Description: A computed fold for a 475-nucleotide part of an RNA from Thauera sp. 3-35, annotated as small-subunit ribosomal RNA, 3' major domain. It matches the Rfam family "Bacterial small subunit ribosomal RNA". Its family is annotated with ribosome and structural constituent of ribosome in the Gene Ontology. RNAcentral holds the full RNA, with entries from ENA, Greengenes and SILVA. Taxonomically the source falls in Thauera (Bacteria, Pseudomonadati, Pseudomonadota, Betaproteobacteria).
[in-house]
Context: one part of a larger RNA
RNA sequence: UGACGGGGACCCGCACAAGCGGUGGAUGAUGUGGAUUAAUUCGAUGCAACGCGAAAAACCUUACCUACCCUUGACAUGUCUGGAACCUUGCUGAGAGGCGAGGGUGCCUUCGGGAGCCAGAACACAGGUGCUGCAUGGCUGUCGUCAGCUCGUGUCGUGAGAUGUUGGGUUAAGUCCCGCAACGAGCGCAACCCUUGUCACUAGUUGCCACCAUUUAGUUGGGCACUCUAGUGAGACUGCCGGUGACAAACCGGAGGAAGGUGGGGAUGACGUCAAGUCCUCAUGGCCCUUAUGGGUAGGGCUUCACACGUCAUACAAUGGUCGGUACAGAGGGUUGCCAAACCGCGAGGUGGAGCCAAUCCCUUAAAGCCGAUCGUAGUCCGGAUCGUAGUCUGCAACUCGACUACGUGAAGUCGGAAUCGCUAGUAAUCGCAGAUCAGCAUGCUGCGGUGAAUACGUUCCCGGGUCUUGUACA
Repeated sequence: UGACGGGGACCCGCACAAGCGGUGGAUGAUGUGGAUUAAUUCGAUGCAACGCGAAAAACCUUACCUACCCUUGACAUGUCUGGAACCUUGCUGAGAGGCGAGGGUGCCUUCGGGAGCCAGAACACAGGUGCUGCAUGGCUGUCGUCAGCUCGUGUCGUGAGAUGUUGGGUUAAGUCCCGCAACGAGCGCAACCCUUGUCACUAGUUGCCACCAUUUAGUUGGGCACUCUAGUGAGACUGCCGGUGACAAACCGGAGGAAGGUGGGGAUGACGUCAAGUCCUCAUGGCCCUUAUGGGUAGGGCUUCACACGUCAUACAAUGGUCGGUACAGAGGGUUGCCAAACCGCGAGGUGGAGCCAAUCCCUUAAAGCCGAUCGUAGUCCGGAUCGUAGUCUGCAACUCGACUACGUGAAGUCGGAAUCGCUAGUAAUCGCAGAUCAGCAUGCUGCGGUGAAUACGUUCCCGGGUCUUGUACA
């Protein structure tokens, strides 16, 4: 100087407390461990691995296994030889491939040849998701959006170092003020950026409709006031008032205001820590393989299942289930695409073909909600697992191993032990919608809106963090 303490002081955080809803019990989905297996590819392992890499494992993907094949190779550059490229086709084979048959001569040209492509030969080489993340770059997680981490000069100390950065206040903040052997500065904080909340101006089509007509309908004329769209501005700064404070910084209350003291949300992650993660994104040193640890194909596996754990979905019901009627979003996506009306089917879906490269058309009837009816506390008109049968769709192909539909079947489950998680406001809870991936497949993920709470006395305690101080047989 640090680190540590079941030392002290002060402070903060959904850390506790106060509340609301869960997990742990059930069934299912998914990931992991273990077991199994020819293979169940590999990685991730306290927080910070476990709906993680994977924003889609039937084939492909695919790295694994089995079998069958290839060896200058699926891919790159160079040398030589031949041929245009290319197209059609027979036999064999699970296919890759193997053995053949036929057609065909383009472009440029100084007629030597050349460009491009294909085949063959030999060798330099290719290739490796093989090993090492404890050789590395890059990227990422975490402490933590915590308020810290440092430097120059000066001063002090023999020196390691100290000071500054400590102290008194204050703040979300090393934020600001005051003081001070310090004076300044840098990386962080904040602001500048995006979005949302208010207003004005500009612009009105595909958007809107107050007024005048018109219509089943903003449908059409008309209009751009309003909504909205999207560009430019304004607006919030403790600016004003009162109080407290040290005549400071600041804090408390108030006015005005759409918004008040960082208005809400996002992006943004200092010096560093964990030899944290990744050699399977990519790049790369070293090592290893080179008729194989490289390459191709078919089938299988990654989907197994006495069990254990994590994360979720659905429930156990009446604040509910079912039936009928009825209302209101936002944000996205669409040409190998989204697909309307109409018709067929109980339905998944099919036929159909209008419109739309989209503020125009389509996905697209949002659902919870509201108004009625019914059920009456029951393993039920709750719950839907499982299984049977019949179908639909995608796709060469749904057996291993897809999703969905209809009919039948109707399991566990009556609110969950010890323990444990999330959340402070448009939040939790609850309800649906969209998108990426994608032929098909979502209870996952990422977004979007609808309805919309309760509680916070407080900081003694648990956990994590910050500052000062103290002890130390630790470095």